RNAcentral holds the sequence, with entries from ENA. A computed fold for a 1452-nucleotide RNA from an uncultured prokaryote, annotated as small-subunit ribosomal RNA. Its mean pLDDT, the model's own confidence on a scale to 100, is 83. Rfam family: Bacterial small subunit ribosomal RNA.
RNA sequence: CAGGACGAGCGCUGGCGGCGUGUCUAAUACAUGCAAGUCGAGCGAACGGACAUCAGAAAGUUUACUUUCAGAUGCGAGUUAGCGGCGAACGGGUGAGUAACGCGUAAACAAUCUACCUUCAGAUCUGGGAUAACAUCGGGAAACUGGUGCUAACACCAGAUACAAUCUAACUAUCACAUGGUGGAUAGAUGAAAGGGGGCUUCGGCUACGUCUGAAGAUGAGUUUGCGUCCCAUUAGCUAGUUGGUAGAGUAAAAGCCUACCAAGGCAACGAUGGGUAGCCGGCCUGAGAGGGUGAUCGGCCACAUUGGAACUGAGACACGGUCCAGACUCCUACGGGAGGCAGCAGUAGGGAAUAUUGCGCAAUGGGCGACAAGCCUGACGCAGCGACGCCGCGUGAAUGAUGAAGGCCUUCGGGUCGUAAAGUUCUGUCAGCAGGGAAGAAGAUAUUUUAUGUGAAUAAUGUAGAAUAUUUGACGGUACCUGCAGAGGAAGCCCCGGCUAAUUACGUGCCAGCAGCCGCGGUAAUACGUAAGGGGCAAGCGUUGUCCGGAAUCACUGGGCGUAAAGGGAGCGUAGGUGGCAAGAUAAGUCAGAUGUGAAAGUUUGCGGCUCAACCGUAAAAGUGCAUUUGAUACUGUUUUGCUAGAGUACUGGAGGGGAAACCGGAAUUUCUGGUGUAGCGGUGAAAUGCGCAGAUAUCAGAAAGAACACCGAUGGCGAAGGCAGGUUUCUGGACAGUAACUGACACUGAGGCUCGAAAGCGUGGGGAGCGAACGGGAUUAGAUACCCCGGUAGUCCACGCCGUAAACGUUGGGUGCUAGGUGUAGGAGGUACCGACCCCUUCUGUGCCGAAGUUAACGCAUUAAGCACCUCGCCUGGGGAGUACGCUCGCAAGGGUGAAACUCAAAGGAAUUGACGGGGGCCCGCACAAGCGGUGGAGUAUGUGGUUUAAUUCGAUGCAACGCGAAGAACCUUACCAGGGUUUGACAUCCUCUGACAACUUUAGAGAUAAAGCUUUCCCUUCGGGGACAGAGUGACAGGUGCUGCAUGGCUGUCGUCAGCUCGUGUCGUGAGAUGUUGGGUUAAGUCCCGCAACGAGCGCAACCCCUGCUGUUAGUUAUUAACGGGUAAUGCCGAAGACUUUAACAGGACUGCCGGUGAUAAACCGGAGGAAGGUGGGGACGACGUCAAGUCAUCAUGGCCUUUAUAUCCAGGGCUACACACGUGUUACAAUGGGGCGUACAAUGGGUCGCGAAACCGCAAGGUGAAGCAAAUCCCAAAAAGCGUCCCCCAGUUCGGAUUGUAGGCUGCAACUCGCCUGCAUGAAGUAGGAAUCGCUAGUAAUCGCUGAUCAGCAGGCAGCGGUGAAUACGUUCUCGGGCCUUGUACCACCGCCCGUCACACCACGAAAGUUGGUUGUACCUGAAGUCACUGGCCUAACCUAGUGAGGG
Repeated sequence: CAGGACGAGCGCUGGCGGCGUGUCUAAUACAUGCAAGUCGAGCGAACGGACAUCAGAAAGUUUACUUUCAGAUGCGAGUUAGCGGCGAACGGGUGAGUAACGCGUAAACAAUCUACCUUCAGAUCUGGGAUAACAUCGGGAAACUGGUGCUAACACCAGAUACAAUCUAACUAUCACAUGGUGGAUAGAUGAAAGGGGGCUUCGGCUACGUCUGAAGAUGAGUUUGCGUCCCAUUAGCUAGUUGGUAGAGUAAAAGCCUACCAAGGCAACGAUGGGUAGCCGGCCUGAGAGGGUGAUCGGCCACAUUGGAACUGAGACACGGUCCAGACUCCUACGGGAGGCAGCAGUAGGGAAUAUUGCGCAAUGGGCGACAAGCCUGACGCAGCGACGCCGCGUGAAUGAUGAAGGCCUUCGGGUCGUAAAGUUCUGUCAGCAGGGAAGAAGAUAUUUUAUGUGAAUAAUGUAGAAUAUUUGACGGUACCUGCAGAGGAAGCCCCGGCUAAUUACGUGCCAGCAGCCGCGGUAAUACGUAAGGGGCAAGCGUUGUCCGGAAUCACUGGGCGUAAAGGGAGCGUAGGUGGCAAGAUAAGUCAGAUGUGAAAGUUUGCGGCUCAACCGUAAAAGUGCAUUUGAUACUGUUUUGCUAGAGUACUGGAGGGGAAACCGGAAUUUCUGGUGUAGCGGUGAAAUGCGCAGAUAUCAGAAAGAACACCGAUGGCGAAGGCAGGUUUCUGGACAGUAACUGACACUGAGGCUCGAAAGCGUGGGGAGCGAACGGGAUUAGAUACCCCGGUAGUCCACGCCGUAAACGUUGGGUGCUAGGUGUAGGAGGUACCGACCCCUUCUGUGCCGAAGUUAACGCAUUAAGCACCUCGCCUGGGGAGUACGCUCGCAAGGGUGAAACUCAAAGGAAUUGACGGGGGCCCGCACAAGCGGUGGAGUAUGUGGUUUAAUUCGAUGCAACGCGAAGAACCUUACCAGGGUUUGACAUCCUCUGACAACUUUAGAGAUAAAGCUUUCCCUUCGGGGACAGAGUGACAGGUGCUGCAUGGCUGUCGUCAGCUCGUGUCGUGAGAUGUUGGGUUAAGUCCCGCAACGAGCGCAACCCCUGCUGUUAGUUAUUAACGGGUAAUGCCGAAGACUUUAACAGGACUGCCGGUGAUAAACCGGAGGAAGGUGGGGACGACGUCAAGUCAUCAUGGCCUUUAUAUCCAGGGCUACACACGUGUUACAAUGGGGCGUACAAUGGGUCGCGAAACCGCAAGGUGAAGCAAAUCCCAAAAAGCGUCCCCCAGUUCGGAUUGUAGGCUGCAACUCGCCUGCAUGAAGUAGGAAUCGCUAGUAAUCGCUGAUCAGCAGGCAGCGGUGAAUACGUUCUCGGGCCUUGUACCACCGCCCGUCACACCACGAAAGUUGGUUGUACCUGAAGUCACUGGCCUAACCUAGUGAGGG
């Protein structure tokens, strides 16, 4: 991280419907409307007018009727301000408070109440006085309110009566759970009421309703109890009405609920008290489960209603839309005073990331009132509206259609892909749109008729239960649903594509911009950024953010750990607690089984059913693992009783021991002091110095003093719980062990707190102080040296007493018990065999070591002394850092100790093992690696390369070894890539197309030339006559071109470690694995060469050998080579004939293999010596370079991806530059001289090269060279002279007869051309240099050194390079050291020592702590003031009902 979930938010997008759901924040403030009224069948009153009657007036006329007006009486459907009743305590909202009997669950009330409702029984009697409304007079802005007067009731009051009601007294039956309950009977006392008028009536009454008393039910409420219910101990003690009792007050009711008195209790480590947070539950989400998280919507309970307090009314409230008081806020005001409370429904403001309409209706359901009425009220509720907020369903079309269209993208340019996708053709008609039809949800209610039945005298009326008929009730809504119409028409997005994780390419960008859940991506070829194409996923949604569970066995009950990763307390004693041997009995608490009750409904699960399906809904069942009661069982645990001895302990016997404490004693050594001898040093170190010493040290002898520590024995030996304990003796004292089996009889184990002990250092007081020795002083070392080394030296180290309480207090391993192979040491005991004793041997117990089986462990390892297998118990751990720090508390004299966080920060930190690399680690070995030698470099001149500098340019590359006489085997032009200038633009070069035609050469002119102009000459090849080919010119565009960039995109080639001896594989085996083994070991070798051994056996690439050259011999061959013998010839020569002996040439063979002998060695491999041999132990040299390392070198040899350039970064030309020059370095060369220089004479090579060539002889020139031309495409001719050497002469140690630079001059050669800028020669000139500082290079034999010769490149140019031969040494004891390498081993924190890494300081920022203080919140205690209210008391005042006539009772 992938999954699931959400009252969600945000981004992009958005067709329809159903069902749900919607202020999580400010319990912030609220404009406006509505959310609780109703009853006239309780009452008076007011309004009201249909109607009737009476008498009157007016009008009209049909003249006795009609109409109108006002009045009186009666009647009156209906309306309602007030009194009165019921309701308003329900319903609805919110979650602030609350850690509580608040909630959940199970109980209790024998300690309680309950309006309306139901049932039963009885009653409803006689009276009375007020008061609102109203009227009138007032006050006030208003809200409101006062006085006087009138009036009613189902309002209020008094009396009577009454019981099964209450109280008192004594009695009785019965039951029970402690107080007690229930029933019965007796006596006394106390307590009721209300009627109205609906209907009928034969007027007698009846019926229905209401009221009262009592009993019961139902419902609701109250109280109590068991159990359960978050975090912090850095909150450990809390409590005075506190805990209990007695008596009272009080309540519906028990109770310190309250009061008085008495007692001193109560709670708490099983977490009281305090602090923080939080409404609880059914459930919801997740999970395999156990759990974890959560408490929206629905349901139950609680709490609250602007904040705080209080009571009133009432059946019920201490009351959301009631009252009073106080506070804050808002509003009105006439300033005096008043009004208000949306956490009801809408709505507004504000806060916020964020959450809806000031809608319709009482049709349904439910509620209030009412007469079980009509009806009224009902923002409960039913609906509609808004929001993809969630779940569910549907659609956005279907079939066919290949030219695989156009277009896009990619491309290896062939093609592929989007893609049957589109277009086209043929269809369908869901949803949306239009039109038409059109439900269910309605049950009831009223009226009439009627059946049964009750009351009733009743055929009346009426109650209850029905039946029939008629009328009538729908907000949603003309909605659901059905039918028709037209037409594919109106309807797809979002995220992702590096791995996890399904899905890839191109372009752009270039550690930038950006991405990112983790790992990580991006520095010029990005599947990771951005865009596009394609693909994947989901889909009206898709992503993202937040939160929760999961994965996470990552707090582990299920289900983890602590030797080294985090983690065993420093050790013991012991309290609480936890756990506990064998046997029997009892009990039944745990445990197990059955039954009963409960575990609300909804939800979840299952079955069935209803909406077309689903979501959703209905119904039934299951489940709800729980609690309570009860009945049984008794194996185990508990409790209890009785026994036992195997655990534990006691007793006795015995030996071992640095176990502890105290006192005393001893010798060696050190130092100091005294004295003697004695003289110049001693001491100390890597080397020194400080220091001591002529005032006599050190050394040595004798004596004395003092303190501390106890050599040898001495040992993975002993003792102790740990720390720790060591000279000897004595005293006191603890523990363990062995043996015996007499005694007790589970007395045991562990152990939170607690207590004790506890190295060193340190602290306090007092002693002591020899040696040693922090601090400190001095001397050295060093860049410094607050160190290591040296000379001194104070605390301390020692003793006594008292603190401290920590250590790598370690076996980094808590304690106890049991079990599980052995082997071998060692310490202390006991036993056996034997006549006895000793030794040995065997057995056994207790310690202490090593090695090992099973087992275990991540591995290392552990392994009867467990880290194995189990049980009991304590302590501890949960990523690194911050940090064992801060704060708080506590201990301490202090130093400090104990307990012990967070913010912030990182993506690691860590363990064990592996492979390498590295080490100023170890062992073994090798190399011109050192050493031993020879010659150089570094100093001089000069050549050459490089750096640097300069320049228009000084082209580019190579840069430790492994760049620097390197690319370059040869820059005057060319080369050439550079610079300035002059030209060209399909191009100097390649292919294709079109047109034309030869082109070329030559001449002249201009020009530096490229080039341009003119002239002259010339007229290609093939042909099927169409044309084609080569070449040239012109044109067009594809393209050419690039020594432009990237060697860190590459191929190829190369360097280097290194010609070092290594590097690997297959199979097997071992290991969880990385890996190991083989390849290590013992020998040996130049060698991983060979032998032996071995869990390895084999094999490959390397080594060696095979190849080439060289050294010996043979065979074959005999020209251009050779010439001994033979012959010939010359002045002379293999000159000629010849020869095939020799040398030689060049092909093939042979030879060398530790083969032979001796010794050493494991009898092996091999080594040493010897013989023979041309050669001896790979004979010498070469070619040959394992796996790999260095992102080594080269894009400028070549090739090549990508990028860049295209009138230029291409191309042509002439000139310049690459050759510069204060300087530095590398590599050479020539020297500095006499082992030399010069002159003359003279001898001996090899490798090679030669026709655009080598070039002889001869001649000319002092010479370079020239003339010349013979010979030679070469064993034939030429280059060609080899030089050092040898002989001889001169020079005589000097800046020279050394050295030759530099310069002048005269020449030569090559070449279009020697100015920049070639080589050579003659003459002249004659510099530095007299052997080279630090440092450094090569070389081990035909080598070094020295001497010349040849070749490549090349017109010319060689001190360089590649080769060749001539002359020809010295030294190697040896492997300590330097450098490099190989093998084994060891340590490691290492991207590989060029590793890693610590601290201070400076600046900025973040977080935490402290800080003089300051401010806010919360809380405790004490005290002051104190509203409303309740209770009590007291005073005053007022007073209708009753008594009565008062200074009364009662009430206020």